[in-house]
């Protein structure tokens, strides 16, 4: 100097011209015209989590179900986020140690519990978790075999520790010292523990207008109807056939509702103005998409010292 | 807009509690039979299990994110 990666910032401003949507005012008999004001995002997206708000049968307890998950502190109603610490794993030409191992640094982690209990672990292997013995090693032998052992080999993702020195027929935590720690894995299988959550969602729901035709089955004051059970409370609830409607307003916003508006061209500015992409009740997060430019981090390449 | 379901060969479906090379029918290709074609018989090819990442010794299956179809609700 260049390149891609990760994270963060920022994701245009002003002027001119032609246009788009909404509101207000004026003009006009009306269609419409003129003026002023306002007019998308960091993700508006996915709908993955929460909350507001609304309705449901009002309240309480339990079960079922769902979400979260190391510890402390801070922000937050919650979900979630931030800081510090711990633990585990990986890397290191670093430090200590004979070694096993420990320390330090960097990076990563959906990181509660496997000693509450249950399930599963194919193939291979002697044995897959109460244990066990294929090859081997050692002792005995009537050579058929019997006994000891778990160092070494072999299987596997995983085999009840590792190093040094003793010890022994051969061996072994069998003994001593030191080290690792609690002794197979799986809870992104059931489950247990702790915390939080009633259910459904703006096509929720409320109001107005128009129109019509009722019939029938079941449950319920012996208490029905929330996913289930119980308690308080107390009056309607669930279907089937048939008839009518296919409208408006609110919810809904100084962007805003209807199949739905922001664009194009030129110039200037700046380090730069590209890419992903268009609100639909509102808000807080998470995730995903994108990068013209700026900053930080580590890596790679080239050149020079 | 909201809620939910599903993606396995060209098509329709399987795959045991997660267990090893993912199977079957139709369709396709080659050969036999036939004068030729169909049917029949024998053999064969065809799959990044929608995509990516993770958990696990091991993933079609479990978890997360994305993509693509479909259904219901005024």
């Nucleotide at each position: 100097g260049g390149g891609g990666g990760u994270g963060g910032g920022g994701g245009c401003g002003c002027c001119u011209g032609c246009g788009c949507c909404g509101g207000c005012a004026a003009g006009u008999a009306a269609g419409c015209u003129u003026g002023c004001c306002g007019g998308a995002g960091g993700a508006a997206a996915g709908u993955c989590c929460g909350g507001g708000c609304g309705c449901g049968u009002g309240g309480g307890a339990g079960c079922a179900g769902g979400c979260u998950g190391c510890c402390u502190c801070c922000c937050g109603c919650a979900a979630g986020g931030g800081a510090g610490g711990g633990c585990u794993g990986c890397u290191g030409a670093c430090c200590c140690g004979c070694a096993a191992g420990g320390g330090c640094a960097g990076c990563a982690g959906a990181c509660g519990g496997a000693u509450a209990g249950g399930g599963c672990c194919a193939c291979a292997g002697a044995a897959a978790a109460c244990a066990u013995a294929c090859c081997g090693c050692c002792c005995c032998u009537u050579c058929g075999g019997g006994g000891g052992u778990a160092a070494g080999g072999g299987u596997g993702a995983a085999a009840a520790g590792g190093g040094a020195c003793g010890g022994u027929a051969a061996g072994a935590g069998c003994g001593u010292c030191c080290c690792c720690u609690c002794g197979g894995g799986u809870a992104a299988c059931c489950c247990c523990c702790a915390g939080c959550c009633c259910g459904c969602g703006c096509a929720a729901g409320g109001c107005c207008a128009a129109g019509c035709a009722g019939c029938u089955g079941g449950c319920a004051a012996u208490g029905a109807c929330c996913g289930c059970u119980c308690c308080c409370a107390g009056a309607g609830c669930c279907g089937g056939c048939g008839g009518g409607u296919a409208g408006g307003c609110c919810g809904c916003u100084c962007a805003g509702a209807g199949a739905a508006a922001u664009g194009c061209a030129g110039g200037c500015g700046u380090a730069g103005a590209c890419a992903c992409a268009g609100a639909a009740c509102c808000c807080g997060g998470c995730u995903u998409a994108c990068u013209a430019c700026c900053c930080a981090c580590a890596c790679c390449c080239c050149a020079c010292c | 807009g909201c809620a939910c379901u599903c993606g396995u060969a060209g098509c329709u479906c399987a795959a045991u509690u997660g267990g090893a090379u993912a199977g079957a029918g139709c369709a396709c290709c080659u050969g036999a039979c036939u004068a030729c074609g169909g049917a029949u018989c024998a053999g064969g090819a065809g799959g990044u299990u929608a995509a990516a990442g993770g958990u696990u010794c091991g993933a079609c299956u479990c978890c997360u994110u994305u993509c693509g179809a479909g259904u219901g609700c005024a």